[in-house]
Molecule: Bacterial RNase P class A
Organism: Bacteroidia bacterium
RNA sequence: AAAACCGUUCGCUUCAUCGCUCCAAGCUUGCUUGGUGAGGAAAGUCCGGACAGCAUAGGGUACCCUGCUUCCUAACGGGAAGGCGCCUUUUCGGAGGUGACAGCAUGUGCAGCAGAGAGUAGACCGCCGAUCGUUCGCUUAGGCGAAAGGAGGUAAGGGUGAAAGGGUGAGGUAAGAGCUCACCGGUGUUGGCAGUGAUGUCGGCAGCCAGGUAAACCUCAGGGGCUGUAAGACCAAAUAGGCUGGCGCUAAGGACGACCCGUCCGUGCCAGUGGGUAGGUUGCUUGAGCCAUCCGGUGACGGCUGGCCCAGACAAAUGAUGAAGGUCUCGAUGUAUCGGGAUACAGAAUCCGGCUUAUAGAACGGUUAUUGAA
Numbered sequence: 001a002a003a004a005c006c007g008u009u010c011g012c013u014u015c016a017u018c019g020c021u022c023c024a025a026g027c028u029u030g031c032u033u034g035g036u037g038a039g040g041a042a043a044g045u046c047c048g049g050a051c052a053g054c055a056u057a058g059g060g061u062a063c064c065c066u067g068c069u070u071c072c073u074a075a076c077g078g079g080a081a082g083g084c085g086c087c088u089u090u091u092c093g094g095a096g097g098u099g100a101c102a103g104c105a106u107g108u109g110c111a112g113c114a115g116a117g118a119g120u121a122g123a124c125c126g127c128c129g130a131u132c133g134u135u136c137g138c139u140u141a142g143g144c145g146a147a148a149g150g151a152g153g154u155a156a157g158g159g160u161g162a163a164a165g166g167g168u169g170a171g172g173u174a175a176g177a178g179c180u181c182a183c184c185g186g187u188g189u190u191g192g193c194a195g196u197g198a199u200g201u202c203g204g205c206a207g208c209c210a211g212g213u214a215a216a217c218c219u220c221a222g223g224g225g226c227u228g229u230a231a232g233a234c235c236a237a238a239u240a241g242g243c244u245g246g247c248g249c250u251a252a253g254g255a256c257g258a259c260c261c262g263u264c265c266g267u268g269c270c271a272g273u274g275g276g277u278a279g280g281u282u283g284c285u286u287g288a289g290c291c292a293u294c295c296g297g298u299g300a301c302g303g304c305u306g307g308c309c310c311a312g313a314c315a316a317a318u319g320a321u322g323a324a325g326g327u328c329u330c331g332a333u334g335u336a337u338c339g340g341g342a343u344a345c346a347g348a349a350u351c352c353g354g355c356u357u358a359u360a361g362a363a364c365g366g367u368u369a370u371u372g373a374a
Base pairs, nucleotide, nucleotide: 001371003368004367005366006365007364008363009362010361012325013324014323015322016321017320018319020037022035023034024033025032026031027030039345043356044355046354047353048352049351050350051228052227053226054225063224064223065222066221067220068082069081070080071079072078083101084099085098086097087096088095089094102219103218107217108216109213110212124158125157126154127153128152131151132150134147135146136145137144138143166184167183168182169181170180171179185209186208187206188205189204190203191202192201193200194199232282233281234280235279242273243272244271245270246269247268248267249266253265254264255263256262289308290307291306292305294303295302296301326343327342328341329340330339331338332337333336
């Protein structure tokens, strides 16, 4: 220097003209001047919180979520450091990636093809004849031997399969088998040592040998009220209707048991009043805030000091045009210039911390082994 992987950062610049949001000042009260104005993801709305309203004696169930350890944090399903498993690579020392990583040794369920048999196994080929029976031979009898392989025994070997119910060896047996034993492996249990811990390591005991699957039901442990700033709080027109009071009308109608008066309902006008709507104000941006030095910590992160204020819109501003430059790329050549093209993803809406996804191009750091050069 090139390569792979991992991590981090930046992500166009300047000027001119026109236009917009918010703030301040001024006045001629709708204009002028000055200042200000998107992101690393503002996105998806997937987690966690702040804040707010509603609900709420206490406990439990249902439902949902989480699931190795320790730490960080306001909190988290996020992050840091580690442990263990698996995969890749290796010069065998390591390096990198990855994992919902509690329990299938509670119970239940599920599993294509092939295969005899797929989960308290199974006899297709093979092996066996101890046992029961058959036939034959021998024998005085009891019984002995042989054959077939009917019943049967057998999981050594073959075959099927991703997987055939620990492995190797010896004993044992008719043949076999953890049937027994030795060693190895696993599981359970019990100790020592190291570690905060997950766990590691060294033993003891028990033939206990148990298939897979919990992102299947389930079991265990822990956690979770519901709704979101269009939450919520305040002010409050016009019109209509509600209520209260005053005045009027009773022509017609209803109630007060028939009739009259009267009262009430009703109805018109005026005044008052509560609620709600439009609209306005607030919530609203000073905050787990940003920047810098230093300190503590392996790290996530925490702390001291100093400095800074950085959009607050709601028919929802943050734009358009032009010029110059930067970066990348393509093509020409006269090798240093000219010409063309590209300049991403995207865009606030209560605010924070994360995760995930999108992103032209550029820069930096770390690890690994190899090659080349010195």